Predicted 3D model of a 103-nucleotide RNA (c-di-GMP-I riboswitch aptamer) from Photobacterium jeanii.
């Protein structure tokens, strides 16, 4: 110094719930609170999951409009479908830092 994770010293982080805000959700801040974690430090590079605002498409639906008309164009409203520029480091690789020392 890499690897490893028994012991030991100071220790450290907090999952579910519950308050509060913040967000369209997903989920995150603070406080409480401990399932656990030796990197549950830090980082969205890869992959996986979530979510689905924007935007697009679809199916009905009103409505305006062009036209003899069929229908065309816009357009509201409900359902829906894809889609990350949103999350997720406690989903997994990878980078990157770091206490303590049997081996």
């Nucleotide at each position: 110094u890499c690897a490893c994770g028994a012991a030991c010293a100071g220790g450290g982080c907090a999952a579910a719930c519950c308050a509060u805000u913040u967000g369209a959700a997903a989920a995150a801040a603070u406080g409480g609170g401990a399932c656990g974690c030796a990197a549950a430090g830090c980082u969205u590079c890869c992959g996986g999951c979530c979510u689905a605002a924007c935007a697009g498409g679809g199916u009905g639906u009103g409505a305006a409009u062009c036209g003899a008309a069929a229908u065309g164009u816009u357009u509201u409203c409900a359902c829906u479908c894809u889609c990350a520029u949103g999350g997720u480091a406690g989903c997994g690789g990878g980078g990157u830092u770091a206490c303590c020392g049997a081996u």